């Protein structure tokens, strides 16, 4: 260079335009002499910055990044 996929709670991972779920972490109480298991509970999240729509994680554009592939 030039084509293509990606970016969603501290982690991984889902979301046909109509309240962002789901484990595992944390953190608070309960069970236990004590940890551990196990119960209930809360906190946190859509990569920037415009656009379209009554409404955008989704759809368009532009950029940040990260990968793939080809020269």
């Nucleotide at each position: 260079u030039g084509u293509c996929u990606c970016a969603u709670u501290g982690u991984g991972u889902a979301g046909u335009g109509g309240u962002a779920g789901c484990a595992c972490a944390u953190c608070a109480g309960g069970u236990u002499u004590u940890g551990g298991u196990u119960c209930u509970g809360a906190u946190a999240g859509u990569c920037u910055a415009g656009g379209u729509u009554c409404g955008a994680g989704u759809c368009c554009u532009a950029g940040u990044g990260a990968g793939a592939c080809a020269a």
Record summary
Predicted 3D model of a 71-nucleotide RNA (transfer RNA) from an archaeon. It matches the Rfam family "tRNA". Gene Ontology term of the family: triplet codon-amino acid adaptor activity. It is annotated as a transfer RNA. The prediction has a mean pLDDT of 80.